[in-house]
Molecule: SAM riboswitch aptamer (S box leader)
Organism: soil metagenome
RNA sequence: CUCAUUCAGAGUGGUCGAGGGACUGGCCCGAUGACACCACGGCAACCGGUUGAAGCGCAACUUCAAUGACCAGGUGCCAAUUCCAGCUCAAGCGUGUGGCUUGGGAAAGAUGAG
Numbered sequence: 001c002u003c004a005u006u007c008a009g010a011g012u013g014g015u016c017g018a019g020g021g022a023c024u025g026g027c028c029c030g031a032u033g034a035c036a037c038c039a040c041g042g043c044a045a046c047c048g049g050u051u052g053a054a055g056c057g058c059a060a061c062u063u064c065a066a067u068g069a070c071c072a073g074g075u076g077c078c079a080a081u082u083c084c085a086g087c088u089c090a091a092g093c094g095u096g097u098g099g100c101u102u103g104g105g106a107a108a109g110a111u112g113a114g
Base pairs, nucleotide, nucleotide: 001114002113003112004111005110006109011040012039013038014037015036019029020028021027023086024085025084026083041078042077043076046074047073048071049070050069051068052064053063054062055061082108087105088104089103090102091101092100093099
């Protein structure tokens, strides 16, 4: 840089000691010890392995809920939908004036594969 996914799922113990949830705003978590690190445990199905059905007569390929089913080897993950929003479009509401609600798309971030 490209592609895919991003409303499912899964925590205990120990060490440390003040910030943390990427950024900004909000809202949360946190001395009843967060975050981070370590150990053990778990979740998951991106890659990998085994295997079934259909599309085909075979192979390859595609599909089969959030893996079709199983394993848990490489990664990843285990507060809150990526915690919500940020930019834009549509509909509705409201007008001391660019706001609110709902829905869609994008951006940014995260993870994997290349």